[in-house]
The prediction has a mean pLDDT of 86. Transfer RNA from a Candidatus Methanofastidiosia archaeon, 74 nucleotides, folded computationally. It was read from a public genome assembly.
RNA sequence: GGGCUGGUAGCGCAGCUCGGAAGCGCGCCUCCUUGGCAUGGAGGAGGCCCCGGGUUCAAAUCCCGGCCAGUCCA
Numbered sequence: 001g002g003g004c005u006g007g008u009a010g011c012g013c014a015g016c017u018c019g020g021a022a023g024c025g026c027g028c029c030u031c032c033u034u035g036g037c038a039u040g041g042a043g044g045a046g047g048c049c050c051c052g053g054g055u056u057c058a059a060a061u062c063c064c065g066g067c068c069a070g071u072c073c074a
Base pairs, nucleotide, nucleotide: 001073002072003071004070005069006068007067010026011025012024013023020057028044029043030042031041032040050066051065052064053063054062
């Protein structure tokens, strides 16, 4: 330098194919349960969907450019 894969909550990821409420698990907070902890039960907070642009009535999702990471080739 080129190809491919990936970037979504603190962490691990799904959703993208086929545009129309942003979700799951763990973690965190509050309450209940306990003598206390753990477990369990109930509720809750937490998001620039990597960045910029385009298409569209509407974009995490489609298109273009860029950045970062992984991997392969040179």
It matches the Rfam family "tRNA". The family's RNA type in Rfam is transfer RNA.